This is a predicted structure of a 72-nucleotide RNA (transfer RNA) from Candidatus Woesebacteria bacterium GW2011_GWA1_44_23. Model confidence (mean pLDDT): 80 of 100. The sequence was found in a public genome assembly. Lineage of the source: Bacteria > Bacteria candidate phyla > Candidatus Woeseibacteriota. Rfam family: tRNA. The family's RNA type in Rfam is transfer RNA.
């Protein structure tokens, strides 16, 4: 330099182009217990970035950024 893949919550993963973007785990609060734990409950928390297509984009297209792989 060229080609391919990936990017969603603190972490690990879901989501036929249309639902209030959903789980597990971690953290917070409450219950629980003599205390701690197990267990139960509640709330919070995310679509890398800039454009495009579309009535509608996490999803499709393009550039950029970051990560991984292959060729040279």
């Nucleotide at each position: 330099g060229c080609c391919c893949c990936c990017a969603u919550a603190g972490c690990u993963c879901a989501a036929c182009g249309g639902a209030u973007a959903g789980a597990g785990u971690a953290g917070a609060c409450c219950c629980g217990u003599c205390c701690u734990a197990a267990g139960g409950g509640u709330a919070u928390g995310a679509u890398g970035u800039a454009g495009g297509u579309u009535c509608a984009a996490u999803u499709c297209c393009u550039g950029c950024u970051g990560g991984g792989g292959g060729c040279a």